[in-house]
RNA sequence: UACUUAUCCAGAAAGACCGAGGGAAAGGCCCUUUGAAGUCUUAGCAACCUAUACAUUAGUAAAAGGUGCUAACCUUAUCCGCAAAAUGCAGAGAAGAUAAGCA
Numbered sequence: 001u002a003c004u005u006a007u008c009c010a011g012a013a014a015g016a017c018c019g020a021g022g023g024a025a026a027g028g029c030c031c032u033u034u035g036a037a038g039u040c041u042u043a044g045c046a047a048c049c050u051a052u053a054c055a056u057u058a059g060u061a062a063a064a065g066g067u068g069c070u071a072a073c074c075u076u077a078u079c080c081g082c083a084a085a086a087u088g089c090a091g092a093g094a095a096g097a098u099a100a101g102c103a
Stems, first nucleotide, its partner, number of pairs: 001103001003101006013042005021031003026076003043070003048066003052061003078092002081089003
């Protein structure tokens, strides 16, 4: 990096250094010198994988290890349905993210 499978409206932040951007990408909208991104420390969330206990092949508990995550439910684009003045609501898909596997 490609592919396969599963999940994606839940949850969880403080400090230090630094100093202007950030929310994937385009638009919208939003966050940000009352400190963005990044690095480090500590804490937490979750439970995908490994290990563990109960169960027995479903699953439940817990959180030791490997990851991930800790502004918003962020939103829109393609297709379809309903209502409709703008547009709104619902579903699917695409793109993307994470985990496990594989080349």